[in-house]
RNA sequence: CGAGUCGGCCAGACCAUCGCUGUGUCCCUUGCGGGCAUGGAGGAAAGUCCGGGCUCCAUAGGGCAGGUCGCCAGGUAACGCCUGGGGGGCGCAAGCCCACGGAAAGUGCCACAGAAAAUAUACCGCCUAAGUCCCACGCUUCGGUGUCGGGACCGGUAAGGGUGAAAAGGUGCGGUAAGAGCGCACCGCGAACGCCGGUAACGGCGUCGGCAGGGAAAACCCCGUCCGGAGCAAGACCAAAUAGGGGGGCGAUGAUGCGGCCCGCUGAGUCCCCGGGUAGGUUGCUCGAGCCGUGUGGUGACACACGGCCCAGAUGAAUGAUGGUCCUCGACAGAACCCGGCUUAUCGGCUGACUCGACAU
Numbered sequence: 001c002g003a004g005u006c007g008g009c010c011a012g013a014c015c016a017u018c019g020c021u022g023u024g025u026c027c028c029u030u031g032c033g034g035g036c037a038u039g040g041a042g043g044a045a046a047g048u049c050c051g052g053g054c055u056c057c058a059u060a061g062g063g064c065a066g067g068u069c070g071c072c073a074g075g076u077a078a079c080g081c082c083u084g085g086g087g088g089g090c091g092c093a094a095g096c097c098c099a100c101g102g103a104a105a106g107u108g109c110c111a112c113a114g115a116a117a118a119u120a121u122a123c124c125g126c127c128u129a130a131g132u133c134c135c136a137c138g139c140u141u142c143g144g145u146g147u148c149g150g151g152a153c154c155g156g157u158a159a160g161g162g163u164g165a166a167a168a169g170g171u172g173c174g175g176u177a178a179g180a181g182c183g184c185a186c187c188g189c190g191a192a193c194g195c196c197g198g199u200a201a202c203g204g205c206g207u208c209g210g211c212a213g214g215g216a217a218a219a220c221c222c223c224g225u226c227c228g229g230a231g232c233a234a235g236a237c238c239a240a241a242u243a244g245g246g247g248g249g250c251g252a253u254g255a256u257g258c259g260g261c262c263c264g265c266u267g268a269g270u271c272c273c274c275g276g277g278u279a280g281g282u283u284g285c286u287c288g289a290g291c292c293g294u295g296u297g298g299u300g301a302c303a304c305a306c307g308g309c310c311c312a313g314a315u316g317a318a319u320g321a322u323g324g325u326c327c328u329c330g331a332c333a334g335a336a337c338c339c340g341g342c343u344u345a346u347c348g349g350c351u352g353a354c355u356c357g358a359c360a361u
Stems, first nucleotide, its partner, number of pairs: 001357010012326007020040008028031001042332001046343002049341005054231004066227002069224002071085005086100001087098004101222002106220002109215002123161002125157003131153005136147004169187006188211001189209002192207006235283004245274006257265002290309008327330001
């Protein structure tokens, strides 16, 4: 210098004016008032896919059903997340990817092609050693008998060809009629055994076994693991009008009403208390598994200690508009109970560590 890998950070900047909204404080005209000060979206606020907190309901314990996840160890409030490790695959490498328990528990499936797709089997090919028969030739005591001969049948074989995504271990030597783990060596395999290393997954070495028998569990299934349900429109509190409910007092021996009393009239209700609950309001609501810094422990995820900080909380739902200056001309995108993850979207820029190559010293 070029090519690449893995992380971290930023997400136009500044000024002025006018608005919106939370909080604090002050004022008086006590009002959805005003002044001042101050806070006001994100790395994903998104998808709502996992896990938790919180709330209400249910709940002795256990099981069934249904669902979830699935190498090992650790981290965590928890997880399907993260870290480290193992195994497999890719890459020269840094590094990246993997639903990675069981196919010898059972049932089912494997299109087309092909002999055969899993109780193995035989289309082409290869073979004719054994058995039966025929022919040829030889020998013959004419009954037979022999042959490095030819053929038929019965057969053998799975090396080779061919089919397929996949074909019953691979390569080599021996062996054979031709062949074949049939035998042997090496490699592979293992529901065999031992030793060593490792917490473990697993790895290494040795012995044994001629080989157990294909794929797929993202088919059912089996094994193990975890899971009660619903969600802030959860839930809690205050509570108008209208209508209605419960209890008590009085009341046809006249309650009540007719402005206080009496008369009179009226004629069946009336008075008090209680509770539910609608509109509406308040709360839940943001101080939290919080953020920043330093130190310690740990390979790491992370944990602990100390110090510092307060960082949206709306509810017709704010976070904006206009103008100016500058630049590299600005992507995806807007909180709604909160938090930890994952996934998806995203113009561009800064930065750290590492790998490979070229050149120079």